The part of an RNA shown here (large-subunit ribosomal RNA, domain IV) has 328 nucleotides and comes from Tritonibacter litoralis.

Context: one part of a larger RNA
């Protein structure tokens, strides 16, 4: 000194990135229980009381023929301990926020979570020898199914909703039109050959799907402006101009898991707040199924605060085991 534990005056998170780590509570009955809400729940909410031994009363039960042996419930009266759910076992709670609805899944061996999964929601392919998939085929799965059914793919219970662009790219749809391969064709021209023939070369024309082109379609990939002026204090701009666009961000929400400048401003909380909560809106660069905004329940998840408890801590101390260490 180091590991494990046990105990500690007064104070009680002042430690610390964070109450991390330990301390508190813990059972069983009885009372009692908010705000919210999907009426299921929250809820063991919170937050109090009582519990051992002795005697006796009243009532009820289960087996027994019976004497009686168990068991529940209530009352009176008393007894002893520092302590009576006496050892062990065995929930600390509370408010607010943020994400995701939840139960579940994951990184076997640093990450269990806001990450996947997910029931519901959508677009889309498949009409059956289906579409997809796997195989060179044969065949197999799909499925001994059949549009309530199986394939991609996005979203992610549930509420309210989900807005504008088709101008690129995708994708669908067009019996016209342009292009356009091989084939077809075979004007017409070379080469050679007395020649008949053999060879080359060839324009018109005729030709598929592609692509032009004409439409559709955003819960398809995507995308959703700039300047400048104007009100009888200031200030600001309901309104005016203008350029540009495929159209110029609609509800809702906002310093936010997104805000650079920022510790924005204002207001709560504290003696005193870069965190945290309500608001404002100047959104450096929110935005509606890459879903928007909210939303009981739940959550080894996160943030902030509050009680209770405490050796985290002020400030360390003493013991108990075992290690170092000494000496033999």
């Nucleotide at each position: 000194c180091g590991a494990u534990g046990u105990u500690g005056a007064a104070g009680g998170a002042a430690c610390u990135c964070g109450g991390c780590a330990a301390a508190a509570u813990a059972c069983c009955u009885c009372c009692g229980u908010a705000a919210g809400u999907u009426c299921g729940c929250g809820a063991g909410a919170a937050g109090g009381a009582g519990g051992c031994c002795c005697g006796g009363g009243u009532c009820c039960u289960a087996c027994g023929c019976a004497a009686g042996u168990g068991g529940a419930a209530u009352c009176c009266g008393g007894g002893g301990g520092c302590a009576c759910a006496a050892a062990c076992c065995a929930g600390g709670g509370g408010g607010u926020g943020g994400c995701g609805a939840c139960u579940g899944u994951u990184u076997a061996u640093u990450a269990a979570a806001a990450a996947c999964a997910u029931a519901g929601g959508g677009c889309u392919c498949u009409g059956c020898g289906a579409a997809g998939u796997c195989g060179c085929a044969a065949g197999a799965c799909g499925a001994c199914g059949u549009a309530u059914a199986g394939g991609g793919u996005c979203u992610g219970a549930c509420g309210c909703c989900u807005g504008c662009c088709c101008g690129g790219u995708g994708c669908c749809u067009g019996a016209a039109g342009g292009u356009u391969a091989a084939a077809a064709g075979g004007a017409g021209g070379g080469g050679u050959g007395a020649g008949a023939g053999c060879u080359c070369c060839g324009a018109a024309u005729u030709g598929a799907a592609g692509c032009c082109c004409a439409g559709g379609u955003a819960a398809a990939c995507g995308g959703c402006g700039g300047c400048c002026g104007u009100a009888a204090c200031u200030a600001u701009a309901a309104c005016g101009g203008u350029c540009c666009u495929a159209a110029g961000g609609u509800a809702g929400c906002g310093a936010a898991a997104u805000u650079c400048c920022u510790u924005g401003u204002c207001g709560g909380g504290u003696a005193a707040g870069u965190u945290c909560c309500g608001a404002c809106c100047u959104g450096c660069a929110c935005g509606a199924a890459u879903g928007g905004c909210g939303u009981a329940a739940c959550g080894a998840c996160u943030u902030c605060c509050c009680c209770g408890c405490u050796g985290u801590c002020u400030c360390c101390a003493a013991c108990a085991u075992c290690g170092a260490c000494u000496c033999a």

Background
The sequence was found in a public genome assembly. NCBI's taxonomy places the organism under Bacteria, Pseudomonadati, Pseudomonadota, Paracoccaceae, Tritonibacter. Rfam family: Bacterial large subunit ribosomal RNA.